[in-house]
Context: one part of a larger RNA
RNA sequence: GCCUGCGAGUUACUAGUAUUGGCAAGCCUAAGUGUUUUAGACACGGAGGCGGAGGGAAACCGAGUUCGAAUAGAGCGUCAAGUCAGUAUUAGUAGACCCGAAACUGCGUGAUCUUGCCAUGGUCAGGUUGAAGUGAUGGUAACACAUCAUGGAGGACCGAACUCAUAGACGUUGAAAAGUCUCGGGAUGAACUGUGGUAAGUCCGGUGAAAUGCCAAUCGAACGCAGAGAUAGCUGGUUCUCCCCGAAAUGCAUUGAGGUGCAGCGUCUGGAAUUGUUUUAUGGGGGUAGAGCACUGAAUGGGCUAGGGGUCUUACCCGAUUACCGAACCCAACCAAACUCCGAAUACCAUAAAAUUGAGCCAGGCAGUGAGACGGUGAGUGAUAAGAUCCAUCGUCAAAAGGGAAACAGCCCAGAUCGACAGCUAAGGGCCCUAAACGAUAACUAAGUGUGAAACGAUGUGAGAUCGCGUAAACAGCCAGGAGGUUGGCUUGGAAGCAGCCACCCUUUAAAAAGUGCGUAAUAGCUUACUGGCCGAAUGUGAUCUUGCGCGGAUAAUGUAAGGGGGCUAAAGUUAUCUUCCGAAGCUUCGGGAUCAUUCAAUAGAAUGAUCGGUAGGGGAGCGUUGAGUAUGCAGUGAAGCCGUAGCGGAAGCAACGGUGGAGCGUACGCAAGUGAGAAUGCAGGC
Numbered sequence: 001g002c003c004u005g006c007g008a009g010u011u012a013c014u015a016g017u018a019u020u021g022g023c024a025a026g027c028c029u030a031a032g033u034g035u036u037u038u039a040g041a042c043a044c045g046g047a048g049g050c051g052g053a054g055g056g057a058a059a060c061c062g063a064g065u066u067c068g069a070a071u072a073g074a075g076c077g078u079c080a081a082g083u084c085a086g087u088a089u090u091a092g093u094a095g096a097c098c099c100g101a102a103a104c105u106g107c108g109u110g111a112u113c114u115u116g117c118c119a120u121g122g123u124c125a126g127g128u129u130g131a132a133g134u135g136a137u138g139g140u141a142a143c144a145c146a147u148c149a150u151g152g153a154g155g156a157c158c159g160a161a162c163u164c165a166u167a168g169a170c171g172u173u174g175a176a177a178a179g180u181c182u183c184g185g186g187a188u189g190a191a192c193u194g195u196g197g198u199a200a201g202u203c204c205g206g207u208g209a210a211a212u213g214c215c216a217a218u219c220g221a222a223c224g225c226a227g228a229g230a231u232a233g234c235u236g237g238u239u240c241u242c243c244c245c246g247a248a249a250u251g252c253a254u255u256g257a258g259g260u261g262c263a264g265c266g267u268c269u270g271g272a273a274u275u276g277u278u279u280u281a282u283g284g285g286g287g288u289a290g291a292g293c294a295c296u297g298a299a300u301g302g303g304c305u306a307g308g309g310g311u312c313u314u315a316c317c318c319g320a321u322u323a324c325c326g327a328a329c330c331c332a333a334c335c336a337a338a339c340u341c342c343g344a345a346u347a348c349c350a351u352a353a354a355a356u357u358g359a360g361c362c363a364g365g366c367a368g369u370g371a372g373a374c375g376g377u378g379a380g381u382g383a384u385a386a387g388a389u390c391c392a393u394c395g396u397c398a399a400a401a402g403g404g405a406a407a408c409a410g411c412c413c414a415g416a417u418c419g420a421c422a423g424c425u426a427a428g429g430g431c432c433c434u435a436a437a438c439g440a441u442a443a444c445u446a447a448g449u450g451u452g453a454a455a456c457g458a459u460g461u462g463a464g465a466u467c468g469c470g471u472a473a474a475c476a477g478c479c480a481g482g483a484g485g486u487u488g489g490c491u492u493g494g495a496a497g498c499a500g501c502c503a504c505c506c507u508u509u510a511a512a513a514a515g516u517g518c519g520u521a522a523u524a525g526c527u528u529a530c531u532g533g534c535c536g537a538a539u540g541u542g543a544u545c546u547u548g549c550g551c552g553g554a555u556a557a558u559g560u561a562a563g564g565g566g567g568c569u570a571a572a573g574u575u576a577u578c579u580u581c582c583g584a585a586g587c588u589u590c591g592g593g594a595u596c597a598u599u600c601a602a603u604a605g606a607a608u609g610a611u612c613g614g615u616a617g618g619g620g621a622g623c624g625u626u627g628a629g630u631a632u633g634c635a636g637u638g639a640a641g642c643c644g645u646a647g648c649g650g651a652a653g654c655a656a657c658g659g660u661g662g663a664g665c666g667u668a669c670g671c672a673a674g675u676g677a678g679a680a681u682g683c684a685g686g687c
Stems, first nucleotide, its partner, number of pairs: 001687006011094013026050003032044005054061002064076004097237002100234001104227006115199009124189001126158003129154001133150006162186003167182004201219001205215003212221001240622006250263005264369002266366006275359001276356009290342001291340002296336002300332004307325002309322004372397007380389002402413003417592004422588003428582003431566003437579001439578007450568001456552002460549010477534005483507003488502003513528001517526002593612008623676001625673003629669006641660005647654002
């Protein structure tokens, strides 16, 4: 991993509701007793319970009563039948659908491992060093001291056994649940070791040269059994079928936030009402969007002007003046969630009419939900960031399949009862992949723009508008001129049109700047403005503005990779117009089924109409398994089981036939359950 088997809402009591049945102003027995075929059943038993009357704290009164002085008023009552049993379902109490802790408590068992201690034994090749002491000699007044011998000390040295475990490699489903190999530490000592004994588990035990180490492969509290099915607001799992309806992810509260209670939203049953919803019409209140500046504030320019500052004048007062500041006022333009002289659309409320079967309201049974997600719109927070966050409102997903968007929960179209080799459409499409016009008309785009992007930049190109110049010859080009006072003054080493500052006149002219650019050390030189000539634009030439489509700006990591591809100059996009086709589980057609309503009819059935996506969840109807009962059948002329097969049923499922097998088994009706397996890192076995 597969196969087979096992594997999870049970039982008791109490209570609520629904339903079926009995009796009914009543209903019922409990314990217990008797009879009996010992299985059940029948009979007795009224103790007691519920109901039949309430009000009051109570005495007490009573269809009333309590408060009260009250014949006032108010509160609660009177005006609706219960009860017992069966069944279904839910709740409470119990282990209460099943499996699952870490822990807590009690009583025991462990020191054959290991830690410390006690008793008694054992072990340590070989080599090295050479303490004290002693002796001899020297030496001293005597010591001291020195030398040479002797001696054999040491948690001394080197190094096997022994013991340990520093480094590395191997090993890592190992040879081994801690090892092997090589290197390494200690190796007469606080050494190592055999045997026996001793100290213990939660009032925080024992032992510990102390690491929370060790106490039998277990230690921040050993192990075994018991309380015990501890508890688990947590995770996982929870077994047959079909039919109808169908949510929520919100509010309030919570030692509350992944739980729960109440409400909201679902379902089922009953009840009462023209109740709801939509559209239209009519009538309402409002202070949002927008707009505005009349208020409150904010705020720009100009005018005017009180006041202030500066300057001048003045002994003081006064006065003059100003590129300064400037209240108020005037003009123009403008801003506001906490401004409003104004002011919508929607929404909301009311009334009326029409339309509208799974719409509204009330009561009760049973829920689930209380993590929501994205998209559009209106706001807040944030950075007018986020697939961000938090509200409001609508939609979709959640719980929704189908078509489109290449692929793509939340976008667009559209809501799948079943069947069909029938038709029409939606969104979106019609060259090929790929169903359908390389459709028609008039334009633009040349960038493969299309098929990703901004500020900004540019004689791209189309359309429109305005203003110049132009046959009295424009624009461009070519030929020629482009002068004199003068090298203007200043500055400067120099400054001569051309470093810089000031001024920018006059003359000759067709025209020519006290000079447009290059250039020189300064001159020189080239050139421009300006003028003349040549040329000859009926469709000229220049400037500005508006606008359509394009261009640059343009840069990322495996490989084109920013049309889904081929590829396309339309088979692109855009503007204006037209026809046609394709295209879905939508709509239609034909046929089948189911549910609900109405009518006929009356459990059946028929007709008509509407409806039939669905998670959590509510409701309904069935299939199958085991056993007991009643009835009725089958079976050695072959039961069950097993194997096989083109049968039947809407499903769970059911038959028939053949084979095998060799002794029991079915059907109908109600009844009772150890009643349905794919999942639980499920359990057991097999492979």
This is a predicted structure of a 687-nucleotide part of an RNA (large-subunit ribosomal RNA, domain II) from a Fimbriimonadaceae bacterium. The coordinates come from a structure-prediction model, not an experiment, and the mean pLDDT is 84. The full RNA is in RNAcentral, with records from ENA.